[in-house]
Context: one part of a larger RNA
Molecule: large-subunit ribosomal RNA, domain II
Organism: marine metagenome
Order: sequence, then C1' cells, then structure tokens
RNA sequence: GCCUGCGAGUUACGGUGUGUGGCAAGGUUAACCAGUGAUGGGUAGCCGGAGCGAAAGCGAGUCUGAAUAGGGCGUAGAGUCGCAUGCUGUAGACCCGAAGCCAAGUGAUCUAUCCAUGGCCAGGUUGAAGCGGAGGUAAGACUCCGUGGAGGACCGAACCCACGUAGGUUAAAAACUGCCGGGAUGAGCUGUGGAUAGGGGUGAAAGGCUAAUCAAACUUGGCAAUAGCUGGUUCUCCUCGAAAUGCAUUUAGGUGCAGCGUCGUGCGUUCAGUCUCGGAGGUAGAGCACUGAUUAGGUUAGGGGGCCCACAAGCUUACCGACCCUAGUCAAACUCCGAAUGCCGAGACUCCAGAGCACGGCAGUGAGACCACGAGGGAUGAGCUUCGUUGGUCGAAAGGGAAACAGCCCAGAUCAUCAGCUAAGGCCCCUAAUUCAGGACUAAGUGGAAAACGAUGUGGGAUUGCAUAGACAGCCAGGAGGUUGGCUUAGAAGCAGCCACCCUUGAAAGAGUGCGUAAUAGCUCACUGGUCGAGUGAUCCUGCGCGGACAAUGUAACGGGGCUCAAGUACAGAGCCGAAGCUAUGGGCUUCUGACUUUGUCAGGAGCGGUAGAGGAGCGUCGAUAGGGCUGUGAAGCGGAUCCGUAAGGGUUCGUGGAGCGCUAUCGAGUGAGAAUGCAGGC
Repeated sequence: GCCUGCGAGUUACGGUGUGUGGCAAGGUUAACCAGUGAUGGGUAGCCGGAGCGAAAGCGAGUCUGAAUAGGGCGUAGAGUCGCAUGCUGUAGACCCGAAGCCAAGUGAUCUAUCCAUGGCCAGGUUGAAGCGGAGGUAAGACUCCGUGGAGGACCGAACCCACGUAGGUUAAAAACUGCCGGGAUGAGCUGUGGAUAGGGGUGAAAGGCUAAUCAAACUUGGCAAUAGCUGGUUCUCCUCGAAAUGCAUUUAGGUGCAGCGUCGUGCGUUCAGUCUCGGAGGUAGAGCACUGAUUAGGUUAGGGGGCCCACAAGCUUACCGACCCUAGUCAAACUCCGAAUGCCGAGACUCCAGAGCACGGCAGUGAGACCACGAGGGAUGAGCUUCGUUGGUCGAAAGGGAAACAGCCCAGAUCAUCAGCUAAGGCCCCUAAUUCAGGACUAAGUGGAAAACGAUGUGGGAUUGCAUAGACAGCCAGGAGGUUGGCUUAGAAGCAGCCACCCUUGAAAGAGUGCGUAAUAGCUCACUGGUCGAGUGAUCCUGCGCGGACAAUGUAACGGGGCUCAAGUACAGAGCCGAAGCUAUGGGCUUCUGACUUUGUCAGGAGCGGUAGAGGAGCGUCGAUAGGGCUGUGAAGCGGAUCCGUAAGGGUUCGUGGAGCGCUAUCGAGUGAGAAUGCAGGC
C1' cells in the first nucleotide's frame, strides 16, 4: 500500500413541540398485592379545572394607588394519559485524541555521590630534600663531587577517556568503526558488598544522572479527567435553500439575541414595479453672503525707516500692513444657493410568484473573495486595508467566450435526440463559420505592453503672410559714406561692457545677425538688383504612426502558423458559425387550478443548478410475532448470463454447493463504510 472483518447521535429519567390513539371538565395511577401469564386490584400522589399580590389577603378579578382614575397581570379558544418522533436538560451523552493533576506503591543489577573491603598501573627519563666526602670559614654560610629517589614531574603500553577527521545514518551497532588524539603514582582506574527515592535523591553544576525514560522516574488507580481545538461520522430519491452582518461578551477561529433558511398554522395582495399627487432633506454641483484659508493691484488707518526736531507738530518712503475697493481662487468638520437618484405617505394600474405579515418547531451562519460605483486610510501604491439602508458574480453554478484562468463577458444544467434559432465572442490555417462587398487610414509587424518629453513621419480641417508688377530655394553681383559714433579701456575700429541708435549717397545696405582678431583685417547675415518661372512660408485643431523602451534556460509582450489596397485600425453594410440559453418531439417528478364520487385519473398553468441546513418519501441488513409457502426431483452461500425498477435495489436461469430458507403484515434494532497519520488479520 491493497484486500477482508470491526469501527461513531445511544440509553435512562425530566422538559417542550409535532403526529397519532384512549377518555374528557376531567385525565391518570406509583410503590405494592394476587396471578404461570395475559391481566385484575391499588386513588396515596400528579396535571387540569382561577387568578392577582412580596405578603396578610381578596377573588372573575386582583395589584398599585387617596381614587368608584389610569395602568400591569388575569377572565371570554380543554385537558390529561399512552405510543412514535424533533429538539433540549442531567448523566462519558456522536466517536477517537492530549500535555498534565492527585493518591498508593516499585526501582541506585544503568548511572551520580558516599561507606566498607580487595585488586591494577610494561618500560624508559628527569634527579627535590636529606645524607656522605672534599673545598672553604674563627665557626658558619657557601661551592663542588657523590649518594639519595621526591613530584596532582616527563615520554610511553596495559587501563581509563573521547579532541579532530573519514565512514556509517531503513547502520555490523537505538551512539559504532578506522586513523589521529588526552591522562597514564593520581582529585587515578577497577572488582565485590552496602547507603541515599520522586518535588525526593545525587550532582568538581551540563537541569546532568536517577534501568535505551527526566524542568520532576516508573507501575496501578481517580479515569471514558477536561479539550470553546484537529480529524472522522457508513443506503437512495424528491422539494426548498442560507450566512460569512448588527449589538454584547476575560470577547475576537467560541457563544447569546437579532438578521438571513426551512417546516407547520393563521391572515388573504397587505408585497413588489410603474404612473400621478403630497412631503421631509442639504449630498453632487456651484458659490463666497457667514466661518476660515488665499494671489495681485488700488486706496488708506496703524507701525517701522529717513529728514526735521526742546516738546508738540510736520515732510517723506520701490518697507510691513487692518478695514474698504477692483480682479482671481480654496474648504469633510464653510453655505446666499442647490439637483438627479433614493426615502416616506396616498390613490390608480400591472403582476398572483416558493410575494408579504404574524405566531410556533428545527436549524445553519456570525474567517468571506473579487469586479463596478461612492468614500476613509495608504503614496488619488498594492491581487493592500476599512466602510456604503449601492449592484453583480463566486462562495453554493455546470455550459459558451476571455489560449490556459473561483470572483470578468454571455447564460442559470429535470432526462433523451446524429433536429432548428440565437447570446457573448467569432468567420485565412490549426478550428465550426466570409480569403464577403464599400470607400478611407497605418508602413511602425504599429496592431501584438508604458510616461514626461522630442521630431520637416503621414492623412484631414481651419486661419494667415508673400507671389507673373516674378514670390520661396539655389546661383551671379552689391552690402557703401560721415565713422575707429560717444564713453570706457593698455586696446574697444558693427561684434568685452555702458549710452545713444542719427544723417548722407542710393536699387539696397543695421552706428550691425553670427564666426573671427591682442586690436585691425577677413568671412557672413539682414537688405537690394539680376538669373530662373509657380507656387512658397507661418500658426492652430485633429486621425494613425516614430523615438523615449534595459533581466536573468529558449523565440517568449498576437495561443501558434502566418498576415501589409490586411488576416491591422476606424466607419458603415450583407450573411454565417456559435452554449446544457430559446424552440421542436418524447419521457419523469413537484405544485396550483378545474372536472369527475374519494383512493386516484384527466385537462390546463407554473416549476424542477445547489454547499451549510430544514422538510418529505423510500431501499436494504439482523431479529421477533402471526399468516401463508419453498426445499435431497437440491435450501443458504458463491460464480456466470440475462431481465426489471428514477435510485437505494429486485427477479429469472445455468453451474457450484449439500441443509435449511424466502414472501406478506406488524414490531424491535449492536441496521448500511472509503477516508478518522482509524483497529485486527492476511498478502
């Protein structure tokens, strides 16, 4: 891992609903007794029949109260005892699951420390004290040579340990092996016997060790501890069908009440939509009349500076500046104004549907997600976050489209069909349907990712200058004189800078557009003539393009191929394809209405996606009772074939098997397995 078997809402006693039955202003017994039993007896008790008040108490009333007021609770709808069933309470209470807590005991054959008594440490090295001798001294000290054999001394086996590295890692081993390494006369190692016990021991102290277990051992018991947590919870079909919100919570992944679902009973259009009429309102927008913010100018109190000045006063100011005026703005907590929607009320019409409302039984939900719109937070970031008395989808929704893609677009799957029409989206090939018809645009493979900004890309529109008295561009020629204007400056001559910017000759020529020089010079422009011969400049709006444009395996930013008067873009058109949508034909089920004499049948209408969940109807297993059956001419079980039913399932037959077993009705359950890192067995 697979197979087979086992494996989870039970039972008792209360409460409260529903269904059903008995009796009914009543209903009913409990213990117990008798009896084989069915059953009979048993009237204590319980519920109902009257309530109100804290109570005394009063009573169809009563309490409050001064009240014959008002108000609260009652009075005018029947209960009770069984059975079945939903939910709930107390119990282990659907099943499995803790870490832990407490009690009584068992452990020091492992290990920690200690006690008693034994054992062990090859070999080599060093050479302390002391002692002897010699030297030395007054005697010493001291020195030398020997001797001696100290040391938590040195090297290194046994023995003890375990630093590094490699292997091993379902191991040879639940801690090892190889090589290397540390101690090795000591706080050494070790045998045997003994002591200390669980909030206790022991610890050269690591929370270490205390029998492969230690921040409190192990065994048994309390014990089915508790688990707002995780997992699991077994047959079928039919109808409806949520929530992820509000308030509260030692509350936030739990719970209570409400909201939303379902079932029953009652009411019977009260619901919803549209129209008309009547209302309340301060949002969007707008505005500046208030509250504040705010730019420029004017005017002008006040202040600052300057002049003047004994004081007072006065004059002045390119300073600051209230109020006021003109022009221009801003606001969630501003409003002189002010919609659209929405909301409330009334009337009419439409609609009759799983609309609405009330009471009662039973829930689930109370982690939501994204998209669009309106907002707050954030960076007018996030597949971010928080709201909306806004909507949608997913959740709980399959189908078609978006290459793929819960939340986007289209559309809501009862079943069948090798029938038709459409939606979104598509129609060159992959790939169903147009290489369809029309006039344009794009040249960038733009299409098929992106901004500020930049650019004689190109199409359309508008305004305007110049132009056959010859424009624009090119070419030829001129572009002068006063004058080197004045100032400044070392110099300043058109061309560093400042000021002015005139006059003359002329077809025209600036006291000079740029380059240039130290300054001149030189080149050039403006401006003018000639040549040429028809358009040439500027600005604005707009369509489509260009650059800006850099990422990691490999084209890789159209799904691909491939596409250029398109298979791209915009406009306008004709067709077609395209879904579980709609239609057609047939079948099933639910529900409403009507008819028939109910069960039921027929006709007509509406409906049948679905998680949590509510409600309904069934299948099957085991057993009991009754009835009626089968079976050695072959029961159950097992295997094959075949038939029937919407499903759970059921029948027939053949083989095997060799002794019991169906059916109908009713009743009762240890009643259905794929999941629980489920349990046991087999492989």